Notes
A computed fold for a 484-nucleotide part of an RNA from Candidatus Omnitrophus fodinae SCGC AAA011-A17, annotated as small-subunit ribosomal RNA, 3' major domain. It was read from a public genome assembly.
Context: one part of a larger RNA
RNA sequence: UGACGGGGACCCGCACAAACGGUGGAGCAUGUGGUUUAAUACGACGAUACGCGUGGAACCUCACCCAGGCUUGACAUGUAGGAAGUAGGAACCUGAAAGGGGGACGACCGGUAUCCAGCCCGGAACUUACACAGGUGUUGCAUGGCUGUCGUCAGCUCGUGUCGUGAGAUGUUGGGUUAAGUCCCGCAACGAGCGCAACCCUUAUCCUUAGUUGCCAACGGGAAAGCCGGGAACUCUAAGGAGACUGCCUGUGAUAAACAGGAGGAAGGUGGGGACGACGUCAAGUCAGUACGGCCCUUACGCCUGGGGCUACACACGUGCUACAAUGGCCGGUACAAAGGGUCGCGAACCCGCGAGGGGGAGCCAAUCCCAAAAAACCGGCCCCAGUUCGGAUCGGAGGCUGCAACUCGCCUCCGUGAAGCCGGAAUCGUUAGUAACCCCACAUAAGUCACGGCGGGGUGAAUACGUUCCCGGGUCUUGUACA
Numbered sequence: 001u002g003a004c005g006g007g008g009a010c011c012c013g014c015a016c017a018a019a020c021g022g023u024g025g026a027g028c029a030u031g032u033g034g035u036u037u038a039a040u041a042c043g044a045c046g047a048u049a050c051g052c053g054u055g056g057a058a059c060c061u062c063a064c065c066c067a068g069g070c071u072u073g074a075c076a077u078g079u080a081g082g083a084a085g086u087a088g089g090a091a092c093c094u095g096a097a098a099g100g101g102g103g104a105c106g107a108c109c110g111g112u113a114u115c116c117a118g119c120c121c122g123g124a125a126c127u128u129a130c131a132c133a134g135g136u137g138u139u140g141c142a143u144g145g146c147u148g149u150c151g152u153c154a155g156c157u158c159g160u161g162u163c164g165u166g167a168g169a170u171g172u173u174g175g176g177u178u179a180a181g182u183c184c185c186g187c188a189a190c191g192a193g194c195g196c197a198a199c200c201c202u203u204a205u206c207c208u209u210a211g212u213u214g215c216c217a218a219c220g221g222g223a224a225a226g227c228c229g230g231g232a233a234c235u236c237u238a239a240g241g242a243g244a245c246u247g248c249c250u251g252u253g254a255u256a257a258a259c260a261g262g263a264g265g266a267a268g269g270u271g272g273g274g275a276c277g278a279c280g281u282c283a284a285g286u287c288a289g290u291a292c293g294g295c296c297c298u299u300a301c302g303c304c305u306g307g308g309g310c311u312a313c314a315c316a317c318g319u320g321c322u323a324c325a326a327u328g329g330c331c332g333g334u335a336c337a338a339a340g341g342g343u344c345g346c347g348a349a350c351c352c353g354c355g356a357g358g359g360g361g362a363g364c365c366a367a368u369c370c371c372a373a374a375a376a377a378c379c380g381g382c383c384c385c386a387g388u389u390c391g392g393a394u395c396g397g398a399g400g401c402u403g404c405a406a407c408u409c410g411c412c413u414c415c416g417u418g419a420a421g422c423c424g425g426a427a428u429c430g431u432u433a434g435u436a437a438c439c440c441c442a443c444a445u446a447a448g449u450c451a452c453g454g455c456g457g458g459g460u461g462a463a464u465a466c467g468u469u470c471c472c473g474g475g476u477c478u479u480g481u482a483c484a
Base pairs, nucleotide, nucleotide: 001484002483003481004480005479007478008477009476010475011474012473013472015468016467019431020430021429022428023427026322027321028320029319030318031317032316033315034313035312042053043052064308065307066306067305068304069303070302073132077131078130079129080128081127082126088105092101093100094099108123109122110121111120134297135296137295138294139293143291145286146285147284148282150280155194156193157192158191159190160189161170162169163168174185175184176183200274201273202272203271205242206241207240208239209238210237211236219229220228221227245268248262249261250260251259252258324424328383329382330381331380332379333378340371341370342369345364346363350359351358352357390421395416396415397414398413399412400411401410437460438459439458440457441456443454
């Protein structure tokens, strides 16, 4: 100087407390451990691994296993040689395919020489040999880059000066204050840098500009629908601008910074959300995203193909979904979104089918058409507390769709079957407001999809916080130390 303390003082954070909803019990989904297996590919392991890399494992992916094959190789560049009906390549044979054999037919570019035919030279391509290719082989403890975490925590440093023999200190401590090393005052310090804040995006209000979305708002037409004429007012869209700064008032305070209350305002005291992550820590993670040093394999640790596996199942754990019902279930009727996607596409009306879906193709490169129905909610009816009109696992049967192909191993529909489950031990998680909880919608990801995941969008919309003693994590000062 740090680190540590079941030392002290002060202060923060859904850290505790208060409140609401969960997990831990059940079934299923998913990841992991374990076990099994020819193989069940690899990585990730407290917080910071475990719906993680994977934003899509039937083949492919693919790295694993079994089997069949290829070697200058599926791909790049170069050197030397060779062959002329060369390159390419149908039938046919073998084979599961790849591959191997076979060869009907049969080229291209430049030049010799202007065109045509032929010939010759060279190229491309082929073949042989070589140099090399190739490797999801190894080392994240050789690395770059990127990322997690402490932590959006308020810290981390430097120049000059001063003090100290020196390590170092001072500044950065102190008194206040703040979300903040934020600001004020003081001070042997005076300044400065990286961080904080602001500048950026979005959301909340208004104005201007602009009207093939929106509007009977005012007028006309129409049975009706912004449907038409028409109109730019409103909504909206998207560009520019205004607006919030403790600016104003009162009080408190050192006449400071600031704090408390108030006015005006759509909005206050960083308005809400996002992007943004200092010096560093964990030899943290990643050589399997890519890059890259070393090492290793080169008729194979490379490459191709068929099939299997990653989907196994006595078990154990994590993350979720659906429930156990009556603020509920079922049936009928009837409203109200936002954000997205669409030409290899989205696909309307209409017809067929109980349905998944099929036929059909209008319109749309999309504020214009389509996906599209939002759902919970609301209105009416049934159920009457029962393992039930709760719950839907499992299994049987019949179908639909995608795709070369759904046996291993896809999704969906219909009929039947109806399991566990009566609110969950010890323990444990999230959340402070348009939040939690509940409800739907869209998108990305290879045709389809194991999505109950992820990432966005809106709808309905709470409760509680006395307080900081305690648990966890962190910050500042101080103290002890035989630790570095």